[in-house]
Context: one part of a larger RNA
RNA sequence: CUGUGGUUAAGGAACUCGGCAAAAUGCAUCCGUAACUUCGGGAGAAGGAUGGCCCUUUCUGGUGUAGGACUUUUCGUUCGAAGCUGGGGAGGGUUGCAAAAAGCAGGCAGAAGCGACUGUUUACCAAAAACACAGCAGCGUGCUAAGCCGCAAGGCGCUGUAUACGCUGUGACGCCUGCCCGGUGCUGGAAGGUUACGGGGAAAGGUUAGCCGCAAGGCGAAGCUUUGAACCUAAGCCCCAGUAAACGGCGGCCGUAACUAUAACGGUCCUAAGGUAGCGAAAUUCCUUGUCGGGUAAGUUCCGACCCGCACGAAUGGCGUAACGAUUUCUGCACUGUCUCAACCACAGACUCG
Repeated sequence: CUGUGGUUAAGGAACUCGGCAAAAUGCAUCCGUAACUUCGGGAGAAGGAUGGCCCUUUCUGGUGUAGGACUUUUCGUUCGAAGCUGGGGAGGGUUGCAAAAAGCAGGCAGAAGCGACUGUUUACCAAAAACACAGCAGCGUGCUAAGCCGCAAGGCGCUGUAUACGCUGUGACGCCUGCCCGGUGCUGGAAGGUUACGGGGAAAGGUUAGCCGCAAGGCGAAGCUUUGAACCUAAGCCCCAGUAAACGGCGGCCGUAACUAUAACGGUCCUAAGGUAGCGAAAUUCCUUGUCGGGUAAGUUCCGACCCGCACGAAUGGCGUAACGAUUUCUGCACUGUCUCAACCACAGACUCG
């Protein structure tokens, strides 16, 4: 010097990103216990008192000797001094620094965010506000169900039957969940448009018996063959509707009131519709340490407000919420070597010698 323990004057978080670590609390009985609350809780809230051993006494049990009473005289019932013993109370004494004497053995309180809760998770850097959850809602499915596995047979669903099963979203509970169907999706519709295979076969080409021609060459039936128009023809798409707890979306400019400021009001443009309730510098606010208030001597954090929401907002849920949390943030009490500021002790190393 390092590690693991221990003690420490005065101060007591001044340490630090942060009380990280340590200290403190800790048991039993009794007293006492707030806001809030879903009336269950919160609660071991908080905060106090007492605690060993000995003696005396008292209350109340157990057992039960001697003895008493009763009795159907019995292998009976019952009461019960004494002795032994369980528990409680009162008074007195006594030892120690200390009596829950060691060890084991909650720190507490206040205020916010998030998530209702118990649970689950990144085996080996993340335990959480993430996942799940009961509850809520939508969609599908009538049974040989939908859906899923499999080429199939077959199986799961289910030896179930819509109070069931599958899928999706939200996530206890309370109060609620606004407007938009133009786009995309889904569902329904079938008049019209478009449209494949297939059907259809107008028409055209190739070939050539033959005919014409002196020749070169021309024309060219049937057959064979190569193309092939009109027309008929499904779903889909176009089209017409519905549907947002489907995917999603939810404006701009200008003016206006007898101080000023602001604009209930008016005008105008655009849109499918222009953000309702509630909340709001928020796990969301860039400017920003916004402004005001609270707490501090001093507060970029925190709490309460304001609203100018860069860029909250209603099951991609909104706002609250008792209880709960090895959750995140702020504060206080207690407590301390975290610190001012370091010291000493023990053990194990390092180091020196061997």

Large-subunit ribosomal RNA, domain IV from a metagenome, 354 nucleotides, folded computationally. The RNAcentral record of the full RNA draws on SILVA. Model confidence (mean pLDDT): 88 of 100.